Predicted 3D model of a 479-nucleotide part of an RNA (small-subunit ribosomal RNA, 3' major domain) from a metagenome. Its Rfam family is "Bacterial small subunit ribosomal RNA". Rfam links the family to the GO terms ribosome and structural constituent of ribosome. The prediction has a mean pLDDT of 82. RNAcentral holds the full RNA, with entries from SILVA.
[in-house]
Context: one part of a larger RNA
RNA sequence: UGACGGGGGCCCGCACAAGCGGUGGAGCAUGUGGUUCAAUUCGACGCAACGCGAAGAACCUUACCUGGGCUCGAACGGCUUAAGAUCAUCCUUGGAAACAGGGACUUCUCGCAAGAGACUUGAGUCGAGGUCUGCAUGGCUGUCGUCAGCUCGUGUCGUGAGAUGUUGGGUUAAGUCCCGCAACGAGCGCAACCCUUGUCCUGUGUUGCCACUCCCGUAAGGGAAGCACUCUCAGGAGACCGCCAGCGAUAAGUUGGAGGAAGGUGGGGAUGAUGUCAAGUCAUCAUGGCCUUUAUGUCCAGGGCUACACACGUGCUACAAUGGGCGGUACAAAGCGCUGCAAACCCGCGAGGGGGAGCUAAUCGCAAAAAAACCGUCCUCAGUUCGGAUCGCAGGCUGCAACUCGCCUGCGUGAAGCUGGAAUCGCUAGUAAUGGCGCAUCAGAACGGCGCCGUGAAUACGUUCCCGGGCCUUGUACA
Repeated sequence: UGACGGGGGCCCGCACAAGCGGUGGAGCAUGUGGUUCAAUUCGACGCAACGCGAAGAACCUUACCUGGGCUCGAACGGCUUAAGAUCAUCCUUGGAAACAGGGACUUCUCGCAAGAGACUUGAGUCGAGGUCUGCAUGGCUGUCGUCAGCUCGUGUCGUGAGAUGUUGGGUUAAGUCCCGCAACGAGCGCAACCCUUGUCCUGUGUUGCCACUCCCGUAAGGGAAGCACUCUCAGGAGACCGCCAGCGAUAAGUUGGAGGAAGGUGGGGAUGAUGUCAAGUCAUCAUGGCCUUUAUGUCCAGGGCUACACACGUGCUACAAUGGGCGGUACAAAGCGCUGCAAACCCGCGAGGGGGAGCUAAUCGCAAAAAAACCGUCCUCAGUUCGGAUCGCAGGCUGCAACUCGCCUGCGUGAAGCUGGAAUCGCUAGUAAUGGCGCAUCAGAACGGCGCCGUGAAUACGUUCCCGGGCCUUGUACA
């Protein structure tokens, strides 16, 4: 100087407390361990591995296994040499295909020519190719932590390591600011500048809008006219403790009030200092070294990654009456669409099929009815009109192909489950909880992920305790 303490002081955080909803029990989905297997490819392991890499394993992917092939090789460059149809295309034999054999077809450019060049193939060679080592590395990332810290120059003090500044008194979300002080300044962080949302103004009016006027219409902006309003997307205004009062050292600031759409960082996002964990990744990529070269490379078919006495994590659906079924009536936002979205209409109980208008989209479509909600009605506390697993049959869709191993529909079947032990998680407001909608990946395949809107709470006395963190101080036989 640090680190540590079941030392002390001060302070903070959904850390506890106060509340609300879960997980742990059930069924299923998904990941992991274990076991099994020819293989169940590999990585990730407290927080910070386990719906993680994977924004999507039927083939492909694919790295694994079995079997069948190839060896300048599946792709690429250089050199030497040979040939010019030996390539490609088509036909054919064997075959699961890859591949092997046979046949048909049979080079191009310049040049008179010799020849040169291009292209393809064979042979040889130097490279090639390879998913080993993250404890050799770059890059990227997680984490402490959006915590308030981490340092430097000069000066001063100390033999020195080092100290001071950065400590102290206040204050703040903040090393934020004020005051003091052998310090005076500065840098990286904090904050602000950026995006978005909340109010208003100006401009802009088509594909958007419909107040006034006209036409049509039972109605519906349907057609004119218009740009008022909503809205679109550009520019600007607005919030600064600015004003008033109290407190405070007259400071920094803080408490209350006014005005205001918004008040003390308005809400949300992006942004992650010096460093820590030999943290993670050689399997995105790059790269040193090592190993391999008729194999640890490469092509193909089939299988596996989907196994199943079991254990754990993350989720979905429930156990019901604040509910379930049926009928009726409303109200969104954000997205996506040309190898695409697909309307009307017809067929089908339905998944879906036929059909093809329109749309490169504020125009058309997904999209119809958003669902919870509200109104009416049945059920009356039961393993039920709860719950839907499992299984049977019949179908639909995608795709070369749904047996291993996809999704969906109809009919039948109707399991466990009556609120979950010890323990444990999330959340402080448009949040939790709850309801639906969309998108990425994608031929198909979400209960996962990322977004969107609807309905919309309870509680916080407080900081003694648990966990994590910051500052000062103290002890130490630790570094």